RNAcentral holds the full RNA, with entries from ENA. Predicted 3D model of a 599-nucleotide part of an RNA (large-subunit ribosomal RNA, domain I) from Maridesulfovibrio ferrireducens.

[in-house]
Context: one part of a larger RNA
RNA sequence: GGCAUACGGUGGAUGCCUUGGCACGAGAAGGCGAAGAAGGACGUGAUUACCUGCGAUAAGCCGCGGUUAGAUGGAAAUAAUCUAAUACCCGCGGAUUUCCGAAUGGGACAACCCUACUGAGGUAAUGCUCAGUAAUCCAUAACUGAAUACAUAGGUUAUGUGAGGCCAACCCGGGGAACUGAAACAUCUAAGUACCCGGAGGAAGAGAAAAUAAAUAAUGAUUUCCUGAGUAGUGGCGAGCGAAAAGGAAAGAGCCUAAACCGUUUAACAUGUUAAAAGUUACAGCUGUUGUGUUAUCGGUGUUGUGGGACUCUGUUAGACUGAACUGUAAAUAAGUCGGAGAGUAAAAAAUCAUAUUGUUAGCUGAAUAACGUGGGAAAGUUAAUCAUAGAAGGUGAUAAUCCUGUAAGCAAAAACAAUGUGACUCUUUGAAUAGAGCACCCGAGUACCACGAAGUAAGUGGAAUUUUGUGGGAAUCUGCCAGAACCAUCUGGUAAGGCUAAAUACUCUCUCGUGACCGAUAGUGAAUAAGUACCGUGAGGGAAAGGUGAAAAGUACUCCUAACAGGAGAGUGAAAUAGUACCUGAAACCGUAUGCUU
Numbered sequence: 001g002g003c004a005u006a007c008g009g010u011g012g013a014u015g016c017c018u019u020g021g022c023a024c025g026a027g028a029a030g031g032c033g034a035a036g037a038a039g040g041a042c043g044u045g046a047u048u049a050c051c052u053g054c055g056a057u058a059a060g061c062c063g064c065g066g067u068u069a070g071a072u073g074g075a076a077a078u079a080a081u082c083u084a085a086u087a088c089c090c091g092c093g094g095a096u097u098u099c100c101g102a103a104u105g106g107g108a109c110a111a112c113c114c115u116a117c118u119g120a121g122g123u124a125a126u127g128c129u130c131a132g133u134a135a136u137c138c139a140u141a142a143c144u145g146a147a148u149a150c151a152u153a154g155g156u157u158a159u160g161u162g163a164g165g166c167c168a169a170c171c172c173g174g175g176g177a178a179c180u181g182a183a184a185c186a187u188c189u190a191a192g193u194a195c196c197c198g199g200a201g202g203a204a205g206a207g208a209a210a211a212u213a214a215a216u217a218a219u220g221a222u223u224u225c226c227u228g229a230g231u232a233g234u235g236g237c238g239a240g241c242g243a244a245a246a247g248g249a250a251a252g253a254g255c256c257u258a259a260a261c262c263g264u265u266u267a268a269c270a271u272g273u274u275a276a277a278a279g280u281u282a283c284a285g286c287u288g289u290u291g292u293g294u295u296a297u298c299g300g301u302g303u304u305g306u307g308g309g310a311c312u313c314u315g316u317u318a319g320a321c322u323g324a325a326c327u328g329u330a331a332a333u334a335a336g337u338c339g340g341a342g343a344g345u346a347a348a349a350a351a352u353c354a355u356a357u358u359g360u361u362a363g364c365u366g367a368a369u370a371a372c373g374u375g376g377g378a379a380a381g382u383u384a385a386u387c388a389u390a391g392a393a394g395g396u397g398a399u400a401a402u403c404c405u406g407u408a409a410g411c412a413a414a415a416a417c418a419a420u421g422u423g424a425c426u427c428u429u430u431g432a433a434u435a436g437a438g439c440a441c442c443c444g445a446g447u448a449c450c451a452c453g454a455a456g457u458a459a460g461u462g463g464a465a466u467u468u469u470g471u472g473g474g475a476a477u478c479u480g481c482c483a484g485a486a487c488c489a490u491c492u493g494g495u496a497a498g499g500c501u502a503a504a505u506a507c508u509c510u511c512u513c514g515u516g517a518c519c520g521a522u523a524g525u526g527a528a529u530a531a532g533u534a535c536c537g538u539g540a541g542g543g544a545a546a547g548g549u550g551a552a553a554a555g556u557a558c559u560c561c562u563a564a565c566a567g568g569a570g571a572g573u574g575a576a577a578u579a580g581u582a583c584c585u586g587a588a589a590c591c592g593u594a595u596g597c598u599u
């Protein structure tokens, strides 16, 4: 030096465990903010570095309700306190809520500095202190007010539960890549993806046919799913891309305007003045910028494809009462009141209250076991019982239906909120509806459509319809117009160029409950622990490691060694200390000690 055996050290694998994660389901909620948010800074405790809570009323203040004998957070200890006159804890409501931050009186290197006005306090007076107000834009209203006469622009003031900022995904719109694939690459693909911007809602968008279709048959707004189907197609016909109808389900809901026409709604402009026109009609008076026309506004009417509506005429049907418009009389009408009918706040207008029920936000009741021996400890074993609408689960010194928390089942709210029903209340309607005839007034214009250039439709310009539109041209009004995949004819379907619309659908920052052939500390979130921490970076940003004594600290009194806050030997605790805060188990590499064999 090697090999073997035994005993150790080091190390932290493995096993077991779980406070933390992950995924999914059901329900709720889907927003917060100038009444100052989200997020922070700084404070705040008897002692307080961190976390949590809170805000100069500062681990808290008040009220109401619940529960309860202890309580003063994580988190020990000491001190000092609170508490059956109900503390602490839980829920609901309220008060306070420094400074920064949209940050908004002005400024600034966020958490700081400096003002003005009004009111209050203080001072002999100033300084000083406290409270409130003072940003911009928008809307509305008022007052002012240029060039320029009226006016307008502009200015000033007031009012606003108007805006602004934040927020995970989902949604709509405006812009919009490249890597990549095509085994290179340019059309193409990736992809209208990523990303940027704007906007909204609890969903958004879409939506009541100028539809789909078919070939002489039909369906009937939209949306989503299954299927059709990797089909029809498209494609340097490469790589690839990729429908629709029909069928089956979910859900179901329909409406309002423009125009024609009418109007003593209001306004402007033009025109008219002979006492004319006109003032609902008739007569008599009376008035005299009241008339007429155009335009705009407002109100009525009207909304359809078996075309509809307006206007004119005719017919049929119809609650009561009051009844104006310069005056009187008479008539009719507009309008109003009562009564009737209908609807309703999340579709088509919108506000609130009362009451009842149900639910949410604290909680409550809740059955049934003993002994023996083993053991540190019984829930294991043995023997004998009990309950069960409860034998889910967790805990308790080993494995508990009957020990504890619970579970099945049942019950509960002063206060706040939500939903539903009823009533109040609000709105609509109550005279138009219907039939026939006539008339040919209206039925959404720089639109449809066409050409060129593009985009978007599964579709790359192609024979390319349908949709959108940059440039240029540019119709018709029902005997009209559009579509049915170039185009034409016939036929069929529809009625564009205005608008609204729940549900079925998408998502989950968040709350509650539940589940798992999900993980179990190099896993599972980056994070089971003072984790977006320590640390790195000028910065944007990057980003860890780190769990386990024991049933209970009973966490080793006391003595000794010593280089003396280390480490150890006794002693003691404990079932165990080779469980000693470097603590469960304690593999291997690696390092030793002893013995044997061997060189």
Stems, first nucleotide, its partner, number of pairs: 001598009015584001016548002020519002022516007029508002031166002039100003042055003046078002050074002061094006070082003105114003115134007136163002138160007170201001171199005181188001185236001211219002223250004233241002254500003257444001261300003266296006278287002280331006305478001307443003311438007319338004339430006352424010363411003369384004385402002387391001393405003449473007480495005535542002555583001558570004